[in-house]
RNA sequence: GAGGCGGUCGGAUGGUCGCGCGGUCCACGGCGGGGCGACCCGCGGCGGGUCGUGAGGAAAGUCCGAGCUCCCCAGCGCAGGGUGGCGGGUAACGCCCGUCCGUCGUGAGACGAGGACCAGUGCCACAGUGACGAUGCCGCCAACGGCCCUUCGGGGUCGGCGGCGGAGUGAAACGCGGCAAACUCCACCCGGAGCAAGGCCAAAUAGGAGGGCGCAACCCGAUCCGGGUGACCGGACGGGGGAGAGGCGCGCUGCCCAGCCCUCGGGUCGGCCGCAGGAGCCGUCGGGUGACCGGCGGCCUCAGAUGGAUGACCGUCACCGGCGACGCGUGAGCGUCGGCGGCACAGAACUCGGCUUACAGACCGCCCUCGUUG
Numbered sequence: 001g002a003g004g005c006g007g008u009c010g011g012a013u014g015g016u017c018g019c020g021c022g023g024u025c026c027a028c029g030g031c032g033g034g035g036c037g038a039c040c041c042g043c044g045g046c047g048g049g050u051c052g053u054g055a056g057g058a059a060a061g062u063c064c065g066a067g068c069u070c071c072c073c074a075g076c077g078c079a080g081g082g083u084g085g086c087g088g089g090u091a092a093c094g095c096c097c098g099u100c101c102g103u104c105g106u107g108a109g110a111c112g113a114g115g116a117c118c119a120g121u122g123c124c125a126c127a128g129u130g131a132c133g134a135u136g137c138c139g140c141c142a143a144c145g146g147c148c149c150u151u152c153g154g155g156g157u158c159g160g161c162g163g164c165g166g167a168g169u170g171a172a173a174c175g176c177g178g179c180a181a182a183c184u185c186c187a188c189c190c191g192g193a194g195c196a197a198g199g200c201c202a203a204a205u206a207g208g209a210g211g212g213c214g215c216a217a218c219c220c221g222a223u224c225c226g227g228g229u230g231a232c233c234g235g236a237c238g239g240g241g242g243a244g245a246g247g248c249g250c251g252c253u254g255c256c257c258a259g260c261c262c263u264c265g266g267g268u269c270g271g272c273c274g275c276a277g278g279a280g281c282c283g284u285c286g287g288g289u290g291a292c293c294g295g296c297g298g299c300c301u302c303a304g305a306u307g308g309a310u311g312a313c314c315g316u317c318a319c320c321g322g323c324g325a326c327g328c329g330u331g332a333g334c335g336u337c338g339g340c341g342g343c344a345c346a347g348a349a350c351u352c353g354g355c356u357u358a359c360a361g362a363c364c365g366c367c368c369u370c371g372u373u374g
Stems, first nucleotide, its partner, number of pairs: 001370004005365005011317007019054008028045001030043005056345001060356002063354005068194004080190005085099005100114001101112004115185002120183002122179003132175001137166005144159006198273004208264006218240004223236005246256003280299008319342003323338006
């Protein structure tokens, strides 16, 4: 000088105003309970004062794994999804640690979905005859067929077929080829939905169940009860009928016709809980190569909304980048002062453990590698 790995932080401080939550105090009005009463107690509402507290390393993506809640649940299988060397950590995981192997890098190191192509199927760009189906070119060999020659032993030539070898193409050329983040096979794992889960309290109106009151006069009845020797009489019940009462807030008029009252239970509006102390954080000691585990001590910092608070403005300082002036230096440049601009990614919503992604800048390692010079 160039890198590699691991980790930490991610502005500080002050003023004015404002917001959410919690405690406390005051004022106002409300509800419930107690008391003969003055009054007392409790609950929540609204307003104000005061005190405390109030986003992140990723709160994000919602990709994995859990807690918690409800539903389902006899066993096995199919379907579907996921994982995949070996060993360990963990509540669990697809996460993490160690290690083997492979690939990349000079190296520190990094990356790996890393079982099986001994079953079946599929694919293998371009080039090449041919990519697993095969045989275009050259050479050799064997048998066969046609033609020609023959001394009848055979020879020559052509053809297609088979075998062997070679050249050429290609990452790979026939070899039990390569490919499974190709279908697939093997082994193992997985019930579903999610805090709008789910639970509790509980208006008005409507509807449901039970009870009470009402439904006249009059007509009908082949039903029931009582009376009568009997014709029949009285009552109940059922059907019709429709008004005195009833309903339209009340009276009159007008209209309506079967309701009215009480109690109970479910749901809706609304409210409360779930819901902020947890697989917690810090320190120290011990075990382990490590992930991690255990003991002891300390702490509450870990906000909590439900149209959703955590903000706005103004100073000072720090940091970064131009500009100007001055000084130093041969020079690249450095220092001081002034003024200007900038200061990232990003906002909790039931809660944790991970992964991934985004991120201006700063810092640490008593960590490591390579190069150059001395």